[in-house]
RNA sequence: CGAGCAGAGCAGGUGAUCGCUCGCCCCCAGGGCGAGAGGAAAGUCCGGGCUCCACAGGGCAGGAUGCCGGGUAAUCCCCGGUGAGGGUGACCUCGAGGAAAGUGCAACAGAGAGCAGACCGCCCGCGCGGGCCACGUGCCCCGCGGGCAAGGGUGAAACGGUGGGGCAAGAGCCCACCGCGCGACCGGUGACGAUCGCGGCACGGCAAACCCCAUCCGGAGCAAGGCCACAUAGAGGGGCGUUCGAGGGCUGCCCGCCCGAGCCCCAGGGUAGGCCGCACGAGGCCCGCGGUGACGCGAGUCCCAGAGGAAUGAUCGCCACGCGCCCCCGAGCGAUCGGGGCCGCGACAGAACCCGGCUUACGCGGUGCUCGGGCC
Numbered sequence: 001c002g003a004g005c006a007g008a009g010c011a012g013g014u015g016a017u018c019g020c021u022c023g024c025c026c027c028c029a030g031g032g033c034g035a036g037a038g039g040a041a042a043g044u045c046c047g048g049g050c051u052c053c054a055c056a057g058g059g060c061a062g063g064a065u066g067c068c069g070g071g072u073a074a075u076c077c078c079c080g081g082u083g084a085g086g087g088u089g090a091c092c093u094c095g096a097g098g099a100a101a102g103u104g105c106a107a108c109a110g111a112g113a114g115c116a117g118a119c120c121g122c123c124c125g126c127g128c129g130g131g132c133c134a135c136g137u138g139c140c141c142c143g144c145g146g147g148c149a150a151g152g153g154u155g156a157a158a159c160g161g162u163g164g165g166g167c168a169a170g171a172g173c174c175c176a177c178c179g180c181g182c183g184a185c186c187g188g189u190g191a192c193g194a195u196c197g198c199g200g201c202a203c204g205g206c207a208a209a210c211c212c213c214a215u216c217c218g219g220a221g222c223a224a225g226g227c228c229a230c231a232u233a234g235a236g237g238g239g240c241g242u243u244c245g246a247g248g249g250c251u252g253c254c255c256g257c258c259c260g261a262g263c264c265c266c267a268g269g270g271u272a273g274g275c276c277g278c279a280c281g282a283g284g285c286c287c288g289c290g291g292u293g294a295c296g297c298g299a300g301u302c303c304c305a306g307a308g309g310a311a312u313g314a315u316c317g318c319c320a321c322g323c324g325c326c327c328c329c330g331a332g333c334g335a336u337c338g339g340g341g342c343c344g345c346g347a348c349a350g351a352a353c354c355c356g357g358c359u360u361a362c363g364c365g366g367u368g369c370u371c372g373g374g375c376c
Base pairs, nucleotide, nucleotide: 001372002371003370004369005368006367009364010363012319013318014317015316016315017314018313020036021035022034023033024032025031026030038348042359043358045357046356047355048354049353050221051220052219053218057255058254059253060252062217063216064215065214066213067081068080069079070078071077082096083094084093085092086091097212098211102210103209104206105205119152120151121148122147123146124145125144126143127142129141130140131139132138160178161177162176163175164174165173179201180199181198182197183196184195186193187192225276226275227274228273236266237265238264239263240262247259248258249257250256283302284301285300287298288297289296290295321346322345323344324343326341327340328339329338330337331336
């Protein structure tokens, strides 16, 4: 200098003028003071608080999660580990339970796709087949019979891999190492790891196919829900029902249980305004202690938007920062770096009950680390 990796941070400042929302106050057609978006306020994908409804019990079905240990109000989140995979590396990723319980699936190619298979090939034998010949029970080709699975070939995948021995040729046929399985022992809370022994290889892949196993799971959401005000309600027509039980609840279903005198449809009419919920909360900042860490405990300090068609803005000036064009100066062999001047531009995005996560969008500066190159 170039290319990367990781984890934190900031999200312009200030002045003038004109506005917006809320709160408080005053001498109230008005005026003064104070406060006024985000790291994602977004997507609404998870988890909780809160609110209302439901809740004797059992079974079936359904959904979610899925290595181990921990954190938390809780999680599909986070932290720390294990294993596997990727990268030269910093480091990253994981759709990581079970395929020796069952059912099932595998296109095309290929001889053969699950307890399979012989197309080319290698080897042996036979021929009253052929050819060549330096005539050797020699060599080549063809046919028939048999052996093999090493090499080639197909495929995403071919019934262990590499090397050696062995054999007519071959083959776990035999041996060494690796892999795999079983057992013992040691370390670890555990996932798992190390070592030793035995076995010649059995048990191929897919569970994001059904399925099996383990754990967890009521419903709806601030238009929740509550209060006040206003309106009317009463009556009309039809159907079913009151122990011969309509209808409703257990919010997927069944059993079972409970409530039960009203329920459903048609036609017509009324209301749709205000207040609370609603801003003190698993709250922010800072310090100390414990923990590798997520996080926990304790002390101090602060009060920090609450609209309801929905405020939080606009214009101008100055300063700061970054980027781009042009110009100038300096350093260096150079790539490039540093400084200055002028002009232009300024990322993504706007709370709606609240909180913890995840994901997505996006500007800038800095730190630590890795790899490569150059110079001293």